[in-house]
């Protein structure tokens, strides 16, 4: 890298470095962002996928993860209706986590 399963409307940020973009990708909308974006560092928090304790409820011990807005919405398909828009549900993709190979 690709495969298989789960999970993705809940939860959690200050500091200092850094200098202009960022919110997965592409197209559209919308937001964030010199009252400092990505990103690096520390320290702190969430969560409970794996561990480890536990008679279970659970605890949060070690390994990831993750800390603006539903994965920010949207696209493609089907169904409603007040019919060209808007709801709901399903897919696709993409992420994270465990396991095969």
């Nucleotide at each position: 890298u690709g495969c298989u399963u789960a999970u993705a409307a809940a939860g959690a940020g200050u500091a200092a470095g850094g200098g202009a973009g960022a919110g997965a990708a592409u197209g559209g909308g919308c937001u964030c962002g010199a009252u400092g974006a990505a990103c690096u560092u520390a320290c702190a928090g969430c969560a409970a996928c794996c561990u480890a304790c536990u008679a279970a409820g659970g605890u949060g011990u070690g390994g990831u993860g993750c800390u603006a807005a539903u994965a920010c919405c949207u696209a493609c398909c089907a169904u409603a209706u007040u019919u060209c828009a808007u709801a709901u549900g399903g897919g696709a993709c993409u992420a994270u986590a465990a396991g095969a190979u």

Predicted 3D model of a 101-nucleotide RNA (SAM riboswitch aptamer (S box leader)) from Clostridium manihotivorum. Model confidence (mean pLDDT): 86 of 100. The RNAcentral record of the sequence draws on Rfam.